[in-house]
Context: one part of a larger RNA
RNA sequence: UUGGGUUUAAAGGGUGCGUAGGUGGCCUAUUAAGUCAGUGGUGAAAUUUUUCGGCUCAACCGGAACAUUGCCAUUGAAACUGAUAGGCUUGAGUGUAAAUGAGGUAAGCGGAAUGCGUGGUGUAGCGGUGAAAUGCAUAGAUAUCACGCAGAACUCCAAUUGCGAAGGCAGCUUACUAAGCUACAACUGACACUGAGGCACGAAAGCGUGGGUAUCAAACAGGAUUAGAUACCCUGGUAGUCCACGCAGUAAACGAUGAUUACUAGAUGUUUGCGAUAUACCGUAAGUAUCACAGCGAAAGCGUUAAGUAAUCCACCUGGGGAGUACGCCGGCAACGGUGAAACUC
Numbered sequence: 001u002u003g004g005g006u007u008u009a010a011a012g013g014g015u016g017c018g019u020a021g022g023u024g025g026c027c028u029a030u031u032a033a034g035u036c037a038g039u040g041g042u043g044a045a046a047u048u049u050u051u052c053g054g055c056u057c058a059a060c061c062g063g064a065a066c067a068u069u070g071c072c073a074u075u076g077a078a079a080c081u082g083a084u085a086g087g088c089u090u091g092a093g094u095g096u097a098a099a100u101g102a103g104g105u106a107a108g109c110g111g112a113a114u115g116c117g118u119g120g121u122g123u124a125g126c127g128g129u130g131a132a133a134u135g136c137a138u139a140g141a142u143a144u145c146a147c148g149c150a151g152a153a154c155u156c157c158a159a160u161u162g163c164g165a166a167g168g169c170a171g172c173u174u175a176c177u178a179a180g181c182u183a184c185a186a187c188u189g190a191c192a193c194u195g196a197g198g199c200a201c202g203a204a205a206g207c208g209u210g211g212g213u214a215u216c217a218a219a220c221a222g223g224a225u226u227a228g229a230u231a232c233c234c235u236g237g238u239a240g241u242c243c244a245c246g247c248a249g250u251a252a253a254c255g256a257u258g259a260u261u262a263c264u265a266g267a268u269g270u271u272u273g274c275g276a277u278a279u280a281c282c283g284u285a286a287g288u289a290u291c292a293c294a295g296c297g298a299a300a301g302c303g304u305u306a307a308g309u310a311a312u313c314c315a316c317c318u319g320g321g322g323a324g325u326a327c328g329c330c331g332g333c334a335a336c337g338g339u340g341a342a343a344c345u346c
Base pairs, nucleotide, nucleotide: 004317005316006315007300008299012314014201015200016199017198021194022193023192025088026087027086028085029084030083031082033081034080035077036076037075038074039073040072041071042070049065050064051063052062053061054060091191092188093187094186095184096183097182100179103177104176105175106174107173108172109171110154114150115149116148117147118146119145120144121143125136126135162169163168206247207246208245209244210243211242216240220236221235222234223233258313259312260311261310262309263308266291267290268289269288270287271286272285273284274283275282295302296301319346320345321344328339329338330337331336
């Protein structure tokens, strides 16, 4: 509990596709369901309101009128919504052409670094820290050279860049594949928007099976520090980190800002197209970033990429704690996830 809100105060679903539903461009005709107007019926009485009257007044009582905002029937109207029929092209989509990008999937290849192995040189330290110690090293380490092996990540380019619905995506090459944008205006002719349920995707950690394991590193062990030190620092180190298949389904999944459409001064940079011109610069479309007018805002700030002005649809909020807990149900191998209270208390 409303004529309110959702960047930061409570509140935008993690993201998309899409069912039902809701909403929907321009023109013509018909219809008359909604809508509007007239008439008739009904809408009990009491009550309420107004007015007149009766009890000395009032409460109380009686009469009349209004109201009863509704429903039904009928006669009309035809602007708007709906329905039916026909048409249109600007919304939407298709086509042709040209570029763009770390978009996705798979396979192959590359060099540096790291660790390890073998061999050479070489000798007493190395490593690490605030300082040390644990640790490694005369069974020859560290350092250095050569060769080999393994796994993971891709320096510079690199950007206020780009792509993707979001999560996210970066060495190089190839194959397959998706997307948006621009130009043309050939085709379809409203085919659109949103979207409860539903389905799909969804970082990291985690789980299952099988591989792999160089680095790093929860747990764990040791050394320090300290009053203590189950930490911060150091030496090690297992899950994990990587791959395949399956599960899980959550994040400050953030722009803390749902999607779509229209309108409302500009300026400066930048990415990718197109056009015109030609040393300059200009126009236009789609992005991306900074500033700023009007306007908005509690302010910070937002400001054509809106948090402005409007419209449609969905989601969500209603004092703090208890609590994202309990119970129930659904899902999961489990961990746990989804839905989600109350008592009590301030």
Predicted 3D model of a 346-nucleotide part of an RNA (small-subunit ribosomal RNA, central domain) from an uncultured bacterium.